Predicted 3D model of a 78-nucleotide RNA (c-di-GMP-I-GGC riboswitch aptamer) from a soil metagenome.

RNA sequence: CGACAAUGCCAAACCCUUCGGGAGGAGGGGACGGAAAGCAUCGGGUCUUCUUGAUAGCAAGACAGCCGGGCUGCCGAA
Numbered sequence: 001c002g003a004c005a006a007u008g009c010c011a012a013a014c015c016c017u018u019c020g021g022g023a024g025g026a027g028g029g030g031a032c033g034g035a036a037a038g039c040a041u042c043g044g045g046u047c048u049u050c051u052u053g054a055u056a057g058c059a060a061g062a063c064a065g066c067c068g069g070g071c072u073g074c075c076g077a078a
Stems, first nucleotide, its partner, number of pairs: 001076002009034002014029006032065001038071002042068003045063005
């Protein structure tokens, strides 16, 4: 750097079960896709709204398959 190569790997939406206040998470099924769709919130972004008498603010949280950055990993054509 990424092939009409090889070994394989992951698993969107949706469905079932389950956890959560919620965004959403976990397990099973299932494949839209992925050369890091492996790990981890450093920055940005989007989403949630418990607490509170209420509102607002602050804040707390979710998303790594939103982007950038960081670390690690298989193969070896052009």
The coordinates come from a structure-prediction model, not an experiment, and the mean pLDDT is 84. RNAcentral holds the sequence, with entries from MGnify.